[in-house]
Molecule: transfer RNA
Organism: bacterium G20
RNA sequence: GGGCGGCUAGCUCAGUUGGUUAGAGCGCGUCACUGAUAAUGACGAGGUCUCAGGUUCAAGUCCUGAGUCGCCCA
Numbered sequence: 001g002g003g004c005g006g007c008u009a010g011c012u013c014a015g016u017u018g019g020u021u022a023g024a025g026c027g028c029g030u031c032a033c034u035g036a037u038a039a040u041g042a043c044g045a046g047g048u049c050u051c052a053g054g055u056u057c058a059a060g061u062c063c064u065g066a067g068u069c070g071c072c073c074a
Stems, first nucleotide, its partner, number of pairs: 001073007010026004019057001028044005050066005
């Protein structure tokens, strides 16, 4: 220098053919249970979907550029 892939909650990730409220597990908080923990159950908090722009009635999802991480080629 060229090509490919990833980026969504504190962490690991899902998100279908663009549409219905942005989700799961773990973690965190409160409560229940217990002599007390753990486990279990209920409820809750937590998100600029990496950034900028574009397309569209509507974008996490499509297009362009940028950033960052990883892999391959040279």